[in-house]
Context: one part of a larger RNA
RNA sequence: CCAGAGAUUCCCAGUGGGAAGCGAAGACCCCGUAGAACUUUACUGUAGUUUGUAGGUGCGAUGUAAGUUGCGUUGUGCAGCGUAGGUGGGAGUCGCUUAAAGCCUGGUAGAAAUAUUGGGCCUAGACAACGAUGAGACACCACCCUUCACGGCUCGCAUUGCUAACUUCAGCAAUGAAGGACAUCUGCAUACGGACAGUUUGGCUGGGGCGGCACCCCGCUGAAAAGAUAUCAGUGGGGCCCAAAGGUAGGCUCAUCCCGUUCAGAAAUCGGGAGUUGAGUGCAAGAGCAAAAGCCUGCCUGACUGUAUUCCUAACGAUACGGAAUGCAGAGGCGAAAGCCGGGUCUAGCGAACCCGUAUGUCCCCCUUGAUGGGGGCUACGGCUGACAGAAAAGCUAUCUCGGGGAUAAUUGAGUCGUAGCGCCUAAGAGCUCAAAUCGACGGCGCUGUUUGCUACUUCGAUGUCGGCUCAUCGCAUCCUGGGCGUGCAGAAGCGUCCAAGGGUACGGGUGUUCACCGGUUAAAGCGGUUCGUGAGCUGGGUUAAAUACGUCGUGAGACAGUAUGUAUGAUAUCUACUGGGAA
Numbered sequence: 001c002c003a004g005a006g007a008u009u010c011c012c013a014g015u016g017g018g019a020a021g022c023g024a025a026g027a028c029c030c031c032g033u034a035g036a037a038c039u040u041u042a043c044u045g046u047a048g049u050u051u052g053u054a055g056g057u058g059c060g061a062u063g064u065a066a067g068u069u070g071c072g073u074u075g076u077g078c079a080g081c082g083u084a085g086g087u088g089g090g091a092g093u094c095g096c097u098u099a100a101a102g103c104c105u106g107g108u109a110g111a112a113a114u115a116u117u118g119g120g121c122c123u124a125g126a127c128a129a130c131g132a133u134g135a136g137a138c139a140c141c142a143c144c145c146u147u148c149a150c151g152g153c154u155c156g157c158a159u160u161g162c163u164a165a166c167u168u169c170a171g172c173a174a175u176g177a178a179g180g181a182c183a184u185c186u187g188c189a190u191a192c193g194g195a196c197a198g199u200u201u202g203g204c205u206g207g208g209g210c211g212g213c214a215c216c217c218c219g220c221u222g223a224a225a226a227g228a229u230a231u232c233a234g235u236g237g238g239g240c241c242c243a244a245a246g247g248u249a250g251g252c253u254c255a256u257c258c259c260g261u262u263c264a265g266a267a268a269u270c271g272g273g274a275g276u277u278g279a280g281u282g283c284a285a286g287a288g289c290a291a292a293a294g295c296c297u298g299c300c301u302g303a304c305u306g307u308a309u310u311c312c313u314a315a316c317g318a319u320a321c322g323g324a325a326u327g328c329a330g331a332g333g334c335g336a337a338a339g340c341c342g343g344g345u346c347u348a349g350c351g352a353a354c355c356c357g358u359a360u361g362u363c364c365c366c367c368u369u370g371a372u373g374g375g376g377g378c379u380a381c382g383g384c385u386g387a388c389a390g391a392a393a394a395g396c397u398a399u400c401u402c403g404g405g406g407a408u409a410a411u412u413g414a415g416u417c418g419u420a421g422c423g424c425c426u427a428a429g430a431g432c433u434c435a436a437a438u439c440g441a442c443g444g445c446g447c448u449g450u451u452u453g454c455u456a457c458u459u460c461g462a463u464g465u466c467g468g469c470u471c472a473u474c475g476c477a478u479c480c481u482g483g484g485c486g487u488g489c490a491g492a493a494g495c496g497u498c499c500a501a502g503g504g505u506a507c508g509g510g511u512g513u514u515c516a517c518c519g520g521u522u523a524a525a526g527c528g529g530u531u532c533g534u535g536a537g538c539u540g541g542g543u544u545a546a547a548u549a550c551g552u553c554g555u556g557a558g559a560c561a562g563u564a565u566g567u568a569u570g571a572u573a574u575c576u577a578c579u580g581g582g583a584a
């Protein structure tokens, strides 16, 4: 110096394995006393409609109801001349040619006697005070009650007429026509009222929903021998009941067993005995209780009033409601008395404010009045909030939105390994005989981290989600090929087992499929890991948007691990990695 190989550095072109790469404060899920669209037999309202009433709104008729007024009329307990409405005045009143009583005739009321009244005839009297009756004259007068008839007035209702309000139409207008006190309108009230509006639609929770209540209270266990102590831990209860099942005084003893005794038996009632609690105690459990706290009887109402304190509720900070205990005073109950009694042997049986009601009082305040009356307050009690320290309250959203959360789900990962897969131990049995060639019950012990769960540790200012295609790489618990051993291995073909991961391990049918099934082949058509390898590589059939439909469910809006159709797969590669080429 030439040729080849290697190391290192750099360049060019590519590929997209990695940077849980870039993009967007996750659209799923949950949470927020966040929002909005929609629905309805959610709550509360509003428009609108309806009906009534008042105004605008007047003049009449008929009928009818009520009120008032005028005139007339009605009124029978018994006794009593007799159909006595009540009270008061009262000794006369009415009539004598304006015709009383009586007679004839007609009307009204009545079952009738009778009462009352119109017409005719007739002539001078008729009716009261008297005895009986609680009450005495429709003799006469006044006032009043009751029944009925007629008339007037007021107001209402029904029907109807009118025209001038008001309305409509025509007309430039004057006015006319039609309707007409109706309607329209206004006020007040009733009913309907998602047409519209504002809102609500709880919490706990091994994600949320569904379920449940562990949301108020009580007993026992958990609870680790002071006290306190959690879980959707375990086991059970309460939201009453009782005028006796309360208070007190006196008496008694239960359950069970044995013996005896007519019907009578294992067991009925009766007699005797044993009987420390095994019975009973209104109800859960625990604690307690025998001359009782159990059972029976007498008398009662302390299941009182006022007041003070302590404890629990609420360990160790502060409270409410509620509960319990103790003392004093008053008035009582029982008991001879000592004494006991402020409910039930003790621990559950409960509820704020507003509002309403009741009660008490020489009470307080306001308004009003001649008197009175009305309202409020103080005190006590009652009427609710069980989501139980107590808003007045239904859904849906895949049309959705915002703020947050890996405080919390769906995918990967992690932990665990019940389940799953794969082994081992023991060996009852099957295997003609024989546990172990092969299979192996009842049991026991493991491994793996491929199933499915559980947990909620990572990620919700995003790690792209099933399957296929492409490209792979690793493990061995080996499907084939290779080498041993056993055999219920004659051979062939098998079965079981040990070693072994070098290579290989296919093509089709329908299904989105993984898987599974089927077809004909093959030496064989292995099982798994790799963010269930691989979407800044492809696909996009499935799942999982909007839109639409069916079935089912729902009153509905809508919903459905039910079904069907459905046009979106971003990006110029910085680093690293790899591939090809080149340079020093």
Stems, first nucleotide, its partner, number of pairs: 008584008017576003022570001029405004034401002036397001038395002042199005048192002051189005058162007066154005072148001075145001076113001085144005092127003102121008166179005202215001203213002211232001216238006239388001240282001241344002246300007254278001256274005280289002283349001285347003304330009319389001332341003355383005361378001363377005413457001414455003418452001420448006429439002466541001467539003471533001472530005479504003482499006507519003547565004551560003